[in-house]
Model confidence (mean pLDDT): 81 of 100. Transfer RNA from Patescibacteria group bacterium UBA4787, 72 nucleotides, folded computationally. It matches the Rfam family "tRNA". By type it is a transfer RNA.
RNA sequence: GCCCUCAUAGCUCAAUGGAUAGAGCACAGGUUUGCGGAACCUGGGAUAGAGGUCCGAUUCCUCUUGGGGGCA
Numbered sequence: 001g002c003c004c005u006c007a008u009a010g011c012u013c014a015a016u017g018g019a020u021a022g023a024g025c026a027c028a029g030g031u032u033u034g035c036g037g038a039a040c041c042u043g044g045g046a047u048a049g050a051g052g053u054c055c056g057a058u059u060c061c062u063c064u065u066g067g068g069g070g071c072a
Base pairs, nucleotide, nucleotide: 001071002070003069004068005067006066007065010025011024012023013022018055027043028042029041030040031039048064049063050062051061052060
């Protein structure tokens, strides 16, 4: 330098172009308990950035950024 691949919540992962982007763990509050833990209930929190296509984009296209891999 070229090619492939990945980027969603604090972490690990879902989501045929169409619902309010969902789950586990973690976190906060509550119930319970003599106090914790466990259990149960409730809650906050995310699509790497910019542009394009489309009635509609997490999904498709382009560029950029970052991680991983291959060739030279």